[in-house]
Context: one part of a larger RNA
Molecule: small-subunit ribosomal RNA, central domain
Organism: metagenome
């Protein structure tokens, strides 16, 4: 290189915009670069290969032709491309709706905690498996009352919804992305995929200023046990929040890369839109967009997957190549740092 793969064996980049670039609906005219086909040229000689003929025969010798490629020309014009005309089936727009923890910002609200205050009120409380360290006659605990902060929003809550993912949950308000669905109009291939770039990205982590109730790495103490650098108690510091800036990893997972057609049903949910019916609403029915189960074909090594495919095709891209050594070293980038990215051998099995 051909090839064979990628839930779970080695492999899908965490996810998105998007450039190159690879692919790209339907007619119609045109053009001849891909594509076919014809000639002529070259394509040393000897080999190689195919025909003939010469040493008896074969090695061997000779004689002739093929052959690809390239280049010039003459030509066909399906189908690919290049121009150009049109098209509405892709896509996209405008219009009327519709659901929603989508996203930022700023304002508010109860509960619950903790802590000071102030009243009652007296000897225990708190924790445990059972204790202890802790708190407490300098009045806790408990109860009540006003008050401070600081974080999370019970109940609704639902195999619910929304979001490219990460991820989104109390109520208002104000910017604001995006999906659905109908019904006509409108642009007319504007499409798919994405090498690098670009952007976003949980949690810890870090800079620099804030903030600090509650939990809580480290660390201190109490228990526990042979030992207890743990599990259980009882304290706690960074941390957990906020603002701006960094990091760029995660079992970033469905361990399943996007997008398009096609391929039996069944039964539930969620937002639409119809239709029947009715005073209306439910049921019923049909459809369109998501979201569960179940199951035909079919598929799988099985497990399972099955119109949300792991079935059947089509396009583009990202990975795998045997275990260890090793996602490591050395080099490069990138980071304030941890540290990421990118990636190997040697040696061993």
């Nucleotide at each position: 290189c051909u090839g064979g793969g990628c839930a779970u064996a080695a492999a899908g980049a965490g996810c998105a915009u998007g450039u190159a670039g690879g692919c790209g609906g339907c007619g119609g005219u045109u053009u001849a670069a891909g594509u076919c086909a014809g000639a002529u040229g070259u394509u040393a000689a000897a080999u190689c290969c195919c025909u003939c003929a010469g040493c008896u025969u074969a090695a061997c010798u000779g004689a002739g032709g093929u052959u690809c490629g390239c280049a010039u020309u003459u030509g066909a014009u399906a189908c690919u491309g290049g121009a150009u005309c049109g098209c509405u089936a892709g896509a996209g727009a405008u219009u009327a709706g519709u659901a929603g923890a989508g996203g930022g910002a700023a304002g508010c609200g109860g509960a619950a905690c903790u802590c000071a205050c102030g009243a009652u009120g007296u000897a225990g409380c708190g924790g445990u498996g059972a204790a202890a360290u802790g708190c407490g006659u300098a009045g806790a605990u408990a109860u009540c009352g006003a008050g401070a902060g600081g974080a999370a929003c019970a109940c609704c809550a639902g195999u619910u919804g929304c979001g490219a993912a990460g991820g989104c949950g109390g109520c208002u308000u104000c910017c604001u992305g995006g999906a659905c669905u109908g019904a006509a109009u409108c642009u007319g291939a504007c499409g798919c995929u994405g090498a690098g770039a670009u952007g976003c990205g949980a949690a810890a982590g870090c800079g620099u200023g804030g903030g600090g109730a509650g939990c809580g790495a480290a660390c201190g103490g109490g228990a526990u046990u042979a030992g207890a650098u743990a599990c259980c108690c009882c304290g706690g510091u960074a941390g957990u929040c906020c603002a701006c800036g960094c990091c760029g990893u995660a079992a970033a997972c469905g361990u399943u890369g996007u997008u398009c057609a096609c391929u039996a049903g069944g039964u539930g949910u969620u937002g639409g839109a119809g239709g029947u019916a009715u005073c209306g609403a439910c049921c019923c029915c049909u459809u369109c967009a998501g979201u569960g189960c179940c199951a035909c074909a079919g598929a799988u090594a099985a497990u399972u997957c099955g119109u949300u495919a792991a079935g059947u095709g089509g396009a583009c891209c990202g990975c795998c190549u045997g275990g260890g050594a090793a996602g490591u070293a050395c080099g490069a980038c990138c980071g304030c740092a941890a540290g990421g990215u990118u990636a190997a051998a040697a040696c061993u099995c």